c-di-GMP-I riboswitch aptamer from Candidatus Villigracilis proximus, 98 nucleotides, folded computationally. Its mean pLDDT, the model's own confidence on a scale to 100, is 80. The sequence was found by an Rfam model in a public genome assembly.
RNA sequence: ACUUCCGAAAGGUAAAAUCAGGGAAACCUGAUGGCACAAAGUCAUGGGUCUACAAUCACAAAAUUAUUUUUCGUGAUCAUGAUUGCCAGACUGCCGAA
Numbered sequence: 001a002c003u004u005c006c007g008a009a010a011g012g013u014a015a016a017a018u019c020a021g022g023g024a025a026a027c028c029u030g031a032u033g034g035c036a037c038a039a040a041g042u043c044a045u046g047g048g049u050c051u052a053c054a055a056u057c058a059c060a061a062a063a064u065u066a067u068u069u070u071u072c073g074u075g076a077u078c079a080u081g082a083u084u085g086c087c088a089g090a091c092u093g094c095c096g097a098a
Base pairs, nucleotide, nucleotide: 012037013036017032018031019030020029021028022027035085041091042090043089045088046087047086048083049082050081055077056076057075058074059073061071062070063069
């Protein structure tokens, strides 16, 4: 001098909860707060999970009617929505004893 490792130092982020706002919801933003995190920095790329406004189907009720059509409610399916502090991947990043 370089590399690896480890523990520090300087810092960083900010869980739950509460308040305000946005959203159909999941959830997000800001403030307070501090559970925890060596990538709990960024990216929805792969998987998982969450929600279902709308859409489709079924059922029931009401109105209407030539066969029917429409409205509302309930249930089911479904992400183009969400989650990066669920896992992985990609990119970036502080310090560094014996």